Model confidence (mean pLDDT): 82 of 100.
Small-subunit ribosomal RNA from an uncultured prokaryote, 1439 nucleotides, folded computationally.
């Protein structure tokens, strides 16, 4: 700037960034009559003539003045714009000895004679216009010629003085050339020719400012000379000739963007970014070329010519150029009046008055910014109302407002009224600014936020909806974030949003990064240019340092003053401009220059090492072939197999043979090379490193863009070899497939010569050179010393290599540590966010294959690096577990029960859903339960308080409708009392009740589960830059983080354990309804009675058990294994007992409970129904399939419970459920109270005497009621079913298994279920590889952390976008060739014309000399053909 709400005044200041797109209309450059001939228009004045006696016509340049006009200036300036320009175009600083300069200031000299035209007047055409042709006549400061020559020029030679190379300057001197204009009011004001000054302006040079190398070569006037032309002036500026030059990786040339600077915004600063307004330059004036005039111009509102437009025309012709000031169409988010004045201030003319001036000064519209100012002070708590929140008490708005006392700034009315103005006159703004008076709180507040960043919260709406976001990121029912409202905090005539620069970002790093693994060291290596370079002298002054001196325009920025009330603004002074040039000065470090030195480095001379290299030659092992030879049915090969191979003789196994390729031990963490790389053995030939001592050279070195040189595997040519092996490709397998992994073949290739090619995890992921910094400790060469029978084996040092280990440092950590990743120096390479992509386009390079170089649209917010903590793994160790194994009995099949999905329904009422849902809530759905459905009714309500009024009931009975709740009528009728009322009931009205509606993912609580697994953590101190870590690891042990030892850790909760219940032995205290051993009594027969406390038993209190003895082991520990004793032995068995947590696990339907919901209804009552519905499927369970069975008959043995609306005995009936009937019992007292067991009988292997579902029938209980929908009992009936596929479950002992009993809920019962009790009552366990769970330690994790049910890769199908390549077509710009060729400047010119001027000369000449026309060079546009960049399209196919 623009945009969206909003808007009171004023001051200063800027106001088409787009279309240099096109323009209508008015104005922006005139002026001089004191140059000049003049009089078209005005005004005087005069003269004539008409006459209405002051009118009208007419004449006279007579005066003021003047149109056109011929002369002079001026128009090259002011004003605009920013196309083009990458350039000496700017800018800074020189230079011109290579220049110009009107008008101005200064000085010196002059100004004499003389002619001839031409435009205006006139007159006569042509044209529609513009405009134009002829004739005649005319002046001047127009124009022309001669005189003079102080001056300048040229050109001859000379002196002198200076200088920067050519040279300047100055004096004589000779010879040629060369000037002028009048005009006056007599002051002047001009005119010529020169010097010098100002002043403007050209020219040339240093240096300084854009991007692309996917632009590497340009260059023929090109680069130098010579001579000649040309300009003011220097020059290839132009032309002829001669030479072959000139620019360029310090980036030429080519593309691309762009006016440049003072300055402006930002920053600490160094930078980055940017050039509007105002100042200085450049450029352009519709597009392009061109020249005239002129001191100047190739000329914004001048001229010719070609081209677009647009306009006039009578069709033949003509005009025009707002990128001046205003306006106007268009284009755009987007920018103003067709204003006033020449008062100022400035220019142009003129002697002056003056004239002209869209420069100027002003005023106008826009909140575009800056700066200032108001919208009002003050006192005003019932803290009013209303609003908003609320725990309902209250709190906020908020002294805010009302109201009551003030002011009057702005705004308004009304009077005065400036400066800007000068000697005289003159103000556009403007009757404004400011001054003075007046009324009156009146007219004047908004905007955007309010989760963090960021200052500022609430409540309703909505409910991944609808929307918000700069980044994070909010919204899926309790949203400070959506969208409203109170409130709240910023700013404030503005507030806020885009869009842009810089910061912030040291994130491109000069100041100031990095490269082992984050992005980054070139694969090695040699080396030009380049950059850097030991020690000492001397000299120099290029860089360096410092003084002067010029310059760095102003204005701006900064100080200090000063003017507008004040600030914004102005105005003055200083400072400042970090830079450039000139000069002196130093001489320390760098350079240069010159001398020297030995330490860098190089050479020479002696050794030794060694898979360094290239050749040539040998050599044994083994494979494979082939001949024979013995010999037989197999071989081969694999996880098992198959394909192969073998009776035509194979594989085994012998002898020869050929033939290629590799060289076992030796061998190492060794050796060498510069890196790739070298491996049998010998011979020659070679490179290089290294140690010893001397000697020599004297800095000869370090690094190295660019270049060259090598460079593994594969790959690729052209010849060759080719045993083995082995891509591709051929069977066999193995798979869900299997283009693979295994297996049998096999061809390129591997080999060798030549050549290309040039990449690799080419890796120490770590450039090359040097220098310095603590040790330790191997190893291979060499030295030297010491000892040797030794060429052992020690020691020292050094050297130079190859390796471990650590210190200091460094590092994000990891690590690295004298072979540095530590301190430094040098020079080179390389990085700057993932992906796109090491790609595409282009360029080199290749024979291809590809290789060097190398992008952008697009797209995400991320990738990434090291290390922690989980968690994971079909990683590792160790460990537990009915987890497997070892056993035993089920489940899955059948029939019924039950629960659950489904599916059905008017409803099948909710929940609960892997283990951890599915005999689960529910320990009892025929009504009740019930929440569901369908009807019928109730509304303060079935239930709770509470406050008002009102009854005086209420209940109770009795009729009447109803299915029944319920309506409706009749009947009857309170109580106390202090007489006020109080109590209780109905009934009315309000406050409310009520709700198994939602939300278990708002919540308490209470549960599951992982698990009775053994873990989870804190304080402190230590280590770590941090997350964390240690304790808690480790070595033993344990059920046990159980305990022991050790340990930079010591110690401590909370979990193990123990303490508690139960059960096992004793003791001991109590003995009733239990018990009965002795002693007595009775019985048919019992503890039935006396009596007893001995035993059982009951139930209180004790004791026992601790690895406490022992032997072994084991660390002299914990502990372990065995033993005694003991009722029990190593936790005795079994229970209650569940650490941090994790499953947003379960529950809003048990209860509490925030929120939301519904209040004649989602609430309350009832009557019926339904929750029990049936193709089906899945869990849990009974019964069974039978003879270890059924059946009959007969006989025995328990525990724990339970009973008054109860449990019921003997007795009677009934085949049986059961009935009648009731002693007993409020309970160790009476009642219910077994069954498998045993013992006798049948039955004889079948769908049976098995096995009961199913049905018919009759019946019995319970209950208001058994039809939907109860249980039993008898009689009939008599299904499946003959031990169950895959698969699964449970249990380690008083346990599985098998048998009964009981209880709770319950009127009854779906109980076959749940929880309990007893009876009988076993088999196994070698182990810990394997499945499941689960501990602890370690290790991976590019990709988990919601944590492997994680997370991710590809085709493939669809859709959007962007983008490379594609036959081609299209624009625009642009090299070269060559064609046409305006206007116009230079030459030429035999044609035509010519006043003034010279020369012969007197002619109506004639030359010179000019002008026209031609004619030639050049040349703009325009054309033709060829290239070449950029962009656009484009079927179709890429990633």
């Nucleotide at each position: 700037a623009a945009c969206g709400c909003u808007a009171g005044c004023g001051g200063c200041a800027g106001g088409c960034u787009u279309a240099a797109c096109a323009c209508a209309u008015g104005c922006a450059a005139g002026u001089c009559g004191a140059g000049g001939g003049g009089u078209a228009a005005c005004a005087g004045g005069g003269g004539a003539a008409g006459c209405u006696u002051g009118c009208u016509u007419u004449c006279c340049g007579c005066u003021g003045a003047c149109g056109a006009c011929c002369g002079g200036c001026g128009c090259a300036c002011g004003g605009g714009u920013g196309c083009g320009u990458a350039a000496c175009g700017c800018g800074u600083a020189u230079a011109c000895a290579a220049u110009u300069u009107a008008c101005c200031u200064u000085c010196u000299a002059c100004a004499g004679g003389a002619g001839g035209a031409c435009a205006g007047c006139c007159c006569a055409g042509a044209g529609a216009a513009a405009u134009u042709u002829g004739g005649a006549u005319u002046a001047a400061u127009a124009c022309u010629c001669c005189a003079u020559g102080g001056a300048a020029u040229u050109a001859u030679a000379a002196a002198g003085u200076g200088g920067c190379a050519u040279c300047a300057c100055u004096u004589a001197a000779u010879a040629a050339u060369u000037a002028a204009a009048g005009u006056u009011u007599c002051g002047g004001c001009g005119g010529u020719a020169g010097g010098a000054g100002a002043u403007g302006a050209g020219u040339a040079u240093g240096c300084g400012g854009c991007c692309c190398a996917u632009u590497a070569g340009c260059u023929a006037g090109u680069u130098g000379g010579u001579a000649a032309g040309g300009u003011a002036a220097c020059g290839g500026c132009u032309u002829a000739c001669c030479a072959a030059g000139g620019c360029u990786u310090u980036g030429a040339c080519g593309g691309g963007u762009a006016g440049g600077u003072g300055g402006u915004c930002u920053g600490a600063g160094a930078g980055g970014a940017u050039g509007g307004u105002c100042a200085c330059c450049c450029a352009c004036a519709c597009u392009g070329g061109g020249a005239c005039u002129g001191a100047g111009a190739c000329a914004c509102u001048g001229c010719c010519c070609a081209g677009a437009c647009u306009c006039c025309u009578a069709c033949g012709g003509g005009a025009g150029g707002c990128u001046g000031c205003a306006g106007u169409c268009g284009a755009g988010a987007a920018u103003c009046u067709u204003c006033c004045g020449c008062a100022a201030u400035g220019g142009a003319c003129g002697a002056a008055a003056g004239u002209c001036u869209g420069a100027c000064g002003g005023a106008g519209c826009a909140a575009u910014g800056c700066c200032g100012c108001g919208u009002g002070a003050a006192u005003g708590a019932u803290g009013a109302a209303g609003g908003c929140c609320u725990u309902c008490g209250g709190g906020u708005u908020g002294u805010a407002a009302a109201a009551u006392u003030c002011u009057g700034u702005c705004a308004c009315c009304a009077g005065g009224g400036g400066c800007g103005a000068a000697a005289u006159u003159u103000g556009a703004c403007g009757g404004u600014a400011c001054c003075u008076g007046g009324a009156g709180a009146g007219g004047a507040a908004g905007u955007g936020a309010c989760g963090g960043c960021u200052a500022a919260c609430u409540c309703c709406g909505u409910g991944c909806c609808a929307g918000c976001a700069g980044c994070c990121g909010c919204g899926g029912u309790a949203a400070u974030a959506c969208g409203u409202a109170g409130g709240u905090g910023g700013c404030g005539a503005g507030c806020g949003u885009u869009a842009u620069u810089c910061g912030g970002a040291u994130u491109u790093a000069u100041u100031g990064g990095g490269c082992g693994u984050a992005a980054a060291g070139g694969g090695u290596c040699c080396g030009c240019a380049g950059g850097g370079g030991g020690u000492c002298c001397u000299g120099u002054a290029a860089g360096u340092u410092u003084g002067a001196c010029g310059u760095g325009a102003a204005a701006g920025c900064c100080a200090g003053a000063g003017g507008c009330u004040c600030a914004a603004c102005c105005u003055c002074u200083g400072a400042a401009c970090u830079g450039c040039g000139u000069u002196g000065a130093a001489a320390a470090c760098u350079g240069c220059a010159g001398a020297a030195c030995u330490a860098g480095a190089a050479u020479a001379u002696u050794g030794g090492a060694g898979a360094g290299g290239a050749a040539a030659g040998u050599g044994g092992a083994a494979u494979u072939u082939g001949u024979g030879g013995u010999g037989u049915a197999g071989c081969g090969g694999u996880g098992g197999a198959a394909u192969g191979c073998g009776u035509a003789g194979a594989u085994a196994u012998c002898a020869c043979a050929a033939g290629g390729a590799a060289c076992a031990u030796c061998a190492a963490u060794g050796g060498c090379g510069a890196a790739g790389g070298c491996a049998a053995c010998u011979u020659a030939c070679u490179g290089g490193a290294u140690a010893g001592a001397u000697a020599c050279u004297g800095a000869c070195c370090c690094u190295c863009a660019u270049g060259g040189a090598c460079g593994a595997a594969g790959g690729c040519g052209u010849g060759g070899g080719u045993a083995g092996c082995a891509a591709a490709c051929a069977g066999g397998a193995u798979u869900a497939g299997a283009u693979a992994c295994c297996c049998u073949g096999g061809u390129a290739g591997u080999c060798c010569a030549c050549g290309c090619a040039g990449u690799a995890a080419a890796c120490g992921g770590u450039c090359u050179a040097u220098a310095c910094u603590a040790g330790a400790u191997g190893u291979g060469g060499g030295a030297g010393g010491a000892u040797u029978u030794g060429a052992c084996c020690c020691c020292u040092u050094c050297c130079g290599g190859u390796g471990u280990c650590u210190u200091a440092g460094c590092u994000a950590a990891c690590g690295c540590a004298u072979u540095a990743a530590g301190u430094a120096u040098a020079c080179c390479g390389c990085c700057u966010g993932g992906g796109g992509a090491g790609u595409a386009c282009g360029g080199u390079c290749g024979c291809a294959a590809g290789a060097c170089u190398a992008a952008a649209a697009c797209u995400c917010a991320a990738a990434g690096g090291a290390a922690u903590u989980g968690a994971c793994g079909g990683g590792g160790g160790c460990c537990c577990g009915c987890a497997c194994a070892a056993g035993c009995g089920g489940u899955g099949g059948a029939g019924c029960a039950u629960g659950u999905g489904g599916c059905u329904u008017a409803a099948u009422u909710c929940g609960a859903g892997g283990c951890a849902a599915c005999g689960c809530g529910a320990a009892g759905a025929a009504c009740c339960u019930u929440a569901c459905c369908u009807g019928g009714g109730u509304u303060u309500g079935a239930c709770a308080u509470a406050u008002a009024c009102u009854u005086g009931a209420c209940c109770g009975c009795a009729g009447u409708c109803g299915a029944a709740a319920g309506g409706c009528u009749g009947u009857u009728u309170c109580u106390c009392u202090u007489c006020g009322g109080a109590g209780u009931a109905g009934g009315u009205a309000u406050a409310c009740a009520g709700g198994u509606g939602c939300u278990g993912c708002a919540u308490g609580g209470c549960u599951g589960u992982c698990g009775u697994c053994a873990g989870c953590u804190c304080g402190u101190g230590c280590c770590g830059u941090g997350a964390g870590g240690u304790g808690u690891u480790c070595g033993g042990u344990u059920a046990a983080g159980u305990c022991c030892g050790g340990c930079a850790a010591c110690g401590a909760g909370c979990g193990c354990a123990a303490c508690c219940c139960a059960u096992g032995u004793c003791a001991u205290u109590a003995g009733u309804u239990a018990c009965u051993a002795a002693c007595a009594g009775a019985u048919a027969a019992u503890g039935c009675u006396g009596a007893g406390g001995a035993c059982u038993c009951u139930a209180g209190u004790g004791a026992g058990a601790c690895u406490g003895c022992c032997c072994g082991u084991g660390u002299u520990a914990a502990g372990c294994g065995g033993g005694a004793g003991g009722a029990a032995g190593g936790a005795g068995u079994g229970g209650a007992c569940g650490a941090c947590g994790u499953c947003a696990a379960g529950u809003c339907a048990g209860u509490a409970u925030g929120g939301c919901c519904c209040u004649u209804a989602c609430a309350c009552c009832c009557a019926g129904g339904g929750c029990u519905g049936c193709a089906c499927a899945c869990g849990u369970g009974c019964u069974a399939c039978a003879a270890u069975g059924g059946c009959c008959g007969g006989u025995a043995c328990a525990g724990a419970a339970g009973g008054c609306a109860g449990c019921a005995a003997u007795a009677c009936c009934g085949c049986g459920a059961g009935g009648u009937g009731g002693a007993g019992c409020u309970a160790a007292u009476c009642c219910c109270c077994a069954a498998a067991a045993c013992c006798g009988g049948u039955c004889c292997c079948a769908g049976u005497u098995c096995g009961g579902a199913u049905u018919g029938a009759a019946g019995u209980c319970u209950g208001c009621a058994a039809c939907u929908c109860g249980a039993c009992u008898u009689c009939a009936u008599g299904a499946a079913g003959u031990u169950g596929g895959a698969a699964u479950c449970g249990c380690u002992a008083g346990u599985a298994a098998a048998g009964g009993c009981g209880u709770a809920u319950c009127a009854g019962c779906u109980a076959c279920g749940a929880c309990g009790c007893c009876u009988u009552g076993a088999a196994u366990a070698c182990g810990u590889u394997c499945c499941c769970g689960g501990g602890c330690c370690u290790u991976g994790u590019a990709c988990c952390a919601c944590a492997c049910c994680g997370c991710c890769c590809g085709u493939c199908a669809c859709a959007u976008c962007a983008u490379g390549g594609g036959a081609g077509c299209c624009u625009a710009c642009u090299g070269c060739a060559c064609c046409c060729g305006a206007a116009g400047u230079c030459g030429c010119u035999g044609u035509c014309c010519u006043a003034a001027c010279c020369c012969c000369u007197u002619g109506u000449g004639g030359g010179a000399a000019g002008g026209a026309g031609g004619c030639g060079c050049c040349g703009a546009a325009g054309g033709u053909g060829u290239g070449g960049u950029c962009g656009g399209u484009g079927a179709c196919g890429g990633g």